[in-house]
Context: one part of a larger RNA
């Protein structure tokens, strides 16, 4: 010392985030119980009283027993032990019982009853499974699944514009298939049509996902704003509620509670961001939930102290592991990769050893969880990117038969054809000189039906009864009767085939089966839509960490850049990603800006004339170089804004390239000019882009026997893009996280630096009635400090644990008080300023995690930094900063939020260093006992009161001082007469049980209570100076420089709680290791005034050292036996709680005295 009990005077939550932890209540019976309320509850509410033992009587009971009366009598106390609620008044939140992160979260999170929406008719929805097959369910809508909400009460208000669901669906898009057309034959391909779901659109829908604005002006005090105007929106937050589990400002403002309240409750409420089943609001009961008061009741504290037990400690067995670079392991400066046991200077320091402590070894433990970085890596979302189950739809096969109706195709039979002429309805082309009837279908004539170009025409029916057409001729482009093919309009029939719809049964399905479905459904195969359910995989660089921001990621100019050439920053100032058929070539001519002078309208500028005018204009565009018969401005003429090849530049300084860009040459063909000659765009310096892949050209080469053709593949040239611009096809979240790595890079400390911050000065403008400096100072300017807060990115990311408190300090003065002066706008009192001092002090509460503040009420004063924002191998752990969980707000969502609100963790001591004990050596025998260099201390601090004194002073209210004297405070030290606490020593009461009963004991916290001596102790008592020596700031003396003055220069005196002595410790290892005096000492051994273990201190028989005895003096409180009384009761024998006597008894003690009865023998 730590763990685990016990108990504490006075005070009672003052402790501390917080009553944590402890106490406190407690069983049963009787009285009595309030708000609220869902009438059940609250309720053991709250707060009262009683409770042992004997003895009697009464009920009851088969009996043990059990209740109730009456008496009687003991204790501090009777549920006397164990067991066994602390209440009580508000508020959040969940209703309520219940579930949960086995190992840090039990809660407000989940669940409920019960609401509401959504899907399902049963071969159901959902679901599991490749399938067969399950589950739901041997249920069937009062059933079953799924989402949200959370009892109950009153409620659920507005938006359908987005997103999503559901319903429609003319139309628009729309895939294979399928049909048609082109495609030199065929194919690939192309195109057209026909067209499902889907999507476009047109509605419905929010207890679906979700959302619910903004200026401005107005009422007869002001305010305020029922009223009004406007801009907007899908609608603009309705009832409720509200500084909230949501409110930044915020400790909002009033009130209540408190001496003080960042708390709490109540209200207001302009609500950074409240709000109605993501449920609003309320609500009895209920809760190991959160938070505030109250009363009780305490060691949580003021302020701690006794004591038990178990460790630790010694001594016996026994006997690890962490760690370990190497150690002969000190401390103060310094240095140094910037906080060193090891370097450097100083100082320290004999050798070991034990217990103890937690400063130090950036101690050990864990390749840091924050943080960054990797073309790591996982969950996880989602309108990333790609895909894949699934689902919807379409077409084929599984698939078969009829009808209908509508199309196509094909056979067939029929019928249609009107331009103007033409007698007239004249499809084409060929044949052709006759055909057609009288067999009743010729012409005619009626009536119907269909057509129509309105003239007719055809057909059927009926009349009716012998010709009629055509050639010829005329008209025309064509000429007609009939035969033949062929168009074109209608149509009849057949076949084939598609689409609609409809039946049927036999495929197939379902069913024990009757019998339902039925070519559907299923299933396959292909195609289209959907598709974070699943899966893969991205989720850019720079970056004074990172992110947010920005592009300093490809170019230009200018500047930095330090006169070669080259040159970085998130240097500074600017620009490009085009633009122009003229703003280009050529040729020829002209000169601009301005300014002067003149000149109708006409002005500061119109046009037009003279002069002057190096460019002060213009040159497309940035800047800069450039340019005057021009590189400008005009005008004619044209397209070189050219093919093709070469060499160089910049691109890229010093290595190599690409795209790109410019220059300079050569041929080719051309503009312009008489020519020379000049032009491969712009006056030069930015205006760009690679493979793949697609498009287009232009010729060549190729393609499986030979030609051709379509078609494929190259080769060259041109377009189509990659700005993260030498060029990936790419989104988020992670506090559920993970690996690997960095101090190459950020939050802590430390270094640096010192804008900011804090002192200080220097000028002196002013203020202060006057008067800069009594006090206050602007602007300016100059240190200083190394605390704020930045910067820097040096140390540490194979690990220096982070705020605030506690608990112990050490230390610096820029001093809050206290001690010495100075000045003053100092009359005194109080005061403000300044100087010099660091010895001591420097406190309690109320709110908040806070540090800080602001409060209360005291004080001489309630100082400010520093030490790794000292101090977690010393505590705590409220806050911050994992992991649940709410709200506010932000996101479509995972999920965020220096907003908020609840829960939410452990060891080790080897060095060293410090504090104690100890042993050995030296110091040249041992023992004793001394000095004191040196060193620790604060050993003392302040205050108050009374005298001085109502006195000095003052007008007067007010009101001192020097000196002396007493008290408390708070420190240090020390003791236990007293008072107080312990007291497991020790006496007595007494409950429960055990020992047959008495006695007389065991356990059960010492049972539990009373009382308590010694020791140890505070709440208790004592002690706790002056003084002296040099000095600081100041004050002087004397006294020059500089005949005065002057406290200084030389000298010399006062002069502070500071410094040194006086005082109190420890100190010969003080290596200069001292001095004196004596001749001895230790081990065992019995012991305590000592004390972990050594040690120290006493005794050892010539002895009271320790135990025994015996006696004092002390605690308890009156033992046992006996004796004798008792309420009563009785069989009369006795039974009795308990009392009274014997008894100040009996027990018993750590003190004090005796006394050798035992043991200190025996040794070394």
């Nucleotide at each position: 010392c730590u763990c685990u009990c016990u108990u504490u005077a006075g005070g009672g939550a003052a402790g501390u985030c917080g009553g944590c932890a402890a106490a406190u209540u407690a069983g049963c019976c009787c009285c009595g119980u309030a708000a609220c309320u869902u009438c059940g509850g609250g309720a053991u509410a709250a707060g009262g009283g009683g409770u042992g033992c004997c003895u009697g009587c009464c009920a009851u009971u088969a009996g043990c027993g059990u209740g109730g009366u009456a008496g009687g009598u003991u204790u501090c106390a009777a549920u006397a032990g164990c067991a066994a609620g602390u209440g009580g008044a508000g508020u959040c939140c969940g209703a309520c019982u219940g579930u949960u992160u086995a190992a840090u979260a039990a809660a407000a999170a989940c669940g409920u009853a019960g609401g509401u929406c959504c899907c399902u008719g049963c071969a159901a929805a959902u679901u599991c499974g490749u399938a067969a097959g399950g589950a739901u369910u041997a249920g069937u809508a009062u059933a079953g699944g799924g989402g949200c909400c959370g009892a109950g009460g009153c409620c659920u208000g507005c938006c359908c514009a987005g997103u999503g669901a559901c319903a429609g669906u003319a139309u628009g898009u729309c895939a294979a298939a399928c049909u048609c057309c082109g495609g030199u034959u065929c194919a690939a391909c192309g195109g057209a049509g026909c067209a499902a779901a889907g999507c476009a659109c047109u509605g419905u829908u929010a207890a679906a996902c979700g959302g619910c604005g903004g200026g401005g002006g107005u009422a007869a005090c002001u305010a305020u704003g029922a009223c009004c105007c406007u801009c907007u929106u899908a609608a603009g937050g309705u009832a409720g509620c509200g500084u909230a589990a949501u409110a930044c400002c915020u400790u909002g403002c009033c009130g209540c509670u408190u001496a003080a309240u960042u708390g709490g409750c109540g209200g207001c409420u302009u609500g950074c961001a409240u709000g109605a089943a993501u449920g609003g609001c309320u609500c009895a009961a209920c809760g190991a939930g959160a938070u505030u008061c109250c009363a009780g009741c305490u060691g949580u504290c003021c302020c701690a102290a006794a004591g038990a037990g178990a460790g630790a400690c010694u001594c016996g067995g026994u006997g690890a592991a962490u760690c370990u670079a190497c150690a002969g392991u000190u401390u103060u400066g310094g240095u140094g990769a910037a906080u060193a046991u090891g370097c450097c200077a100083g100082a320290g320091a004999c050798u070991u050893c034990c217990a103890g402590c937690g400063g130090g070894a950036c101690g050990c433990g864990a390749a840091g969880a924050c943080c960054c970085c990797g073309u790591g890596g996982a969950g996880c979302u989602u309108u990333a990117c790609u895909g894949c189950a699934g689902u919807c739809u379409g077409u084929g096969g599984u698939u078969g038969g009829a009808u209908u109706g509508u199309g196509a195709u094909u056979a067939u039979g029929g019928u249609u054809g009107c331009g103007c002429a033409g007698a007239g309805u004249a499809g084409g082309u060929g044949g052709g000189a006759g055909a057609c009837g009288u067999u009743a279908u010729a012409u005619c004539c009626c009536a119907u039906a269909c057509u129509u170009u309105c003239g007719g025409g055809u057909a059927u029916g009926g009349g009716g009864g012998a010709g009629u057409c055509a050639a010829a001729a005329g008209u025309g482009a064509g000429a007609c009767a009939c035969c033949a093919c062929c168009c074109u309009u209608c149509u009849g029939u057949g076949a084939u085939u598609a689409c609609a719809a409809u039946c049927c049964u036999u495929a197939c399905c379902c069913g024990g089966a009757a019998g339902g479905g039925g070519a559907c459904a299923u299933u396959u195969a292909c195609a289209g839509a959907u598709g974070g359910g699943c899966a893969g995989u991205u989720c850019g660089g720079c970056u004074g960490g990172g992110g947010c921001g920005g592009u300093a990621c490809a170019c230009c100019g200018u500047u930095g850049a330090a006169a070669a050439g080259a040159u970085a920053u998130c240097g500074a100032c600017g620009g490009u990603a085009u633009c122009u058929a003229a703003u280009g070539a050529u040729u020829g001519g002209c000169u601009c800006a301005g300014g002067c002078g003149g000149g109708a309208c006409a002005g500061a500028a119109a046009u037009c004339c003279g002069c002057c005018g190096u460019a002060g204009a213009g040159g497309a565009u940035a800047a800069g170089a450039c340019c005057a018969a021009a590189a400008g401005c005009c005008a004619a003429u044209c397209u070189c804004a050219c093919u093709g090849g070469a060499u160089u530049u910049c691109g890229a300084a010093c290595a190599a390239c690409a795209a790109g860009u410019a220059a300079u040459c050569c041929a080719g063909g051309g503009a312009c000019g008489a020519a020379a000659g000049u032009c491969c765009a712009g006056u030069c310096u930015a205006g760009c882009g690679a493979a793949c892949c697609c498009c287009g050209g232009u010729a060549c080469c190729u393609c499986c026997u030979u030609g051709a053709u379509g078609g494929g593949g190259g080769u060259c040239c041109g377009g189509g893009c990659u700005g993260a611009u030498g060029g990936a096809a790419a989104a988020g979240c992670u506090a559920c996280c993970c690996c690997g790595g960095g101090g190459a890079u950020a939050a802590c400390u430390g270094a640096g630096u010192u804008g900011u911050c804090g002192c200080g000065g220097g000028c002196a403008a002013g203020a202060g009635u006057a008067c800069a400096c009594a006090u206050c100072g602007a602007c300016c300017c100059c240190g200083c400090g190394g605390c704020u807060u930045g910067c820097u990115a040096c140390u540490u990311c194979g690990c220096u644990g982070u705020c605030g408190a506690c608990u112990c300090a050490c230390u610096g003065c820029a001093u809050c008080c206290u001690g010495g002066g100075u000045g003053u706008g100092c009359a005194u009192a109080a005061g403000c300023a300044c100087c010099c001092a660091a010895g001591g002090g420097u406190a309690g509460g109320g709110u908040u995690g806070u540090u800080c503040g602001c409060c209360c009420g005291u004080u001489a004063a309630a100082g400010c930094g520093g030490u790794a924002c000292g101090u977690g191998a010393g505590u705590u752990g409220g806050g911050u900063u994992u992991a649940g969980a709410a709200c506010g707000u932000c996101g479509c969502g995972a999920g965020a939020c220096a907003g908020u609100u609840u829960g939410g963790c452990g060891g080790c001591a080897u060095c060293u260093a410090c504090u104690g004990g100890a042993a050995g050596u030296g110091u040249u025998a041992u023992u004793g006992c001394c000095u004191g260099a040196g060193u620790g201390g604060a050993a003392g601090a302040a205050a108050c009161a009374u005298u001085u004194a109502g006195u000095a002073c003052g007008a007067g209210a007010g009101g001192a001082a020097c000196a002396a004297u007493g008290u408390c405070u708070c420190g240090g030290g020390g003791c236990c007469u007293c008072u107080a606490g312990u007291u497991u020593a020790u006496c007595g009461g007494u409950u429960g049980u055990c020992u047959g009963a008495c006695a007389a004991g065991g356990c059960a916290u010492c049972g539990c209570c009373g009382a308590g001596u010694a020791g140890c102790c505070a709440c208790g008592c004592c002690c706790u100076a002056a003084u002296c020596g040099g000095u600081a700031a100041a004050g002087g003396c004397u006294g020059a420089a500089a005949g005065c003055a002057u406290c200084u220069a030389a000298g010399c005196c006062u002069g502070a709680a500071a410094c040194g002595a006086u005082c109190c410790g420890c100190a010969a290892a003080a290596a200069g290791a001292g001095g004196c005096a004596a001749u001895a000492g230790g081990c065992a051994c019995c012991u305590g005034u000592a004390a972990a273990a050594g040690a120290c201190a006493g005794g050892u028989u010539u002895g009271a050292u320790a135990g025994g005895c015996g006696g004092g003096g002390g605690g308890u409180g009156u033992a046992a036996g006996c004796a004798c009384g008792a309420a009563g009761c009785u069989u009369c024998g006795g039974c009795g709680a308990c009392g009274u006597g014997u008894u100040c008894a009996g027990c018993u003690c750590a003190c004090c005295c005796g006394u050798a009865c035992u043991a200190a023998c025996a040794g070394c």

Predicted 3D model of a 1164-nucleotide part of an RNA (large-subunit ribosomal RNA, half B) from Candidatus Altarchaeales archaeon IMC4. Taxonomically the source falls in Candidatus Altarchaeales (Archaea, Nanobdellati, Candidatus Altarchaeota, Candidatus Altarchaeia). Rfam family: Archaeal large subunit ribosomal RNA. Rfam 15.1 lists 2,955 matches to the family in 1,139 species. The literature on the family includes a 2002 paper in BMC Bioinformatics by Cannone et al., "The comparative RNA web (CRW) site: an online database of comparative sequence and structure information for ribosomal, intron, and other RNAs". RNAcentral holds the full RNA, with entries from ENA and SILVA. The prediction has a mean pLDDT of 83.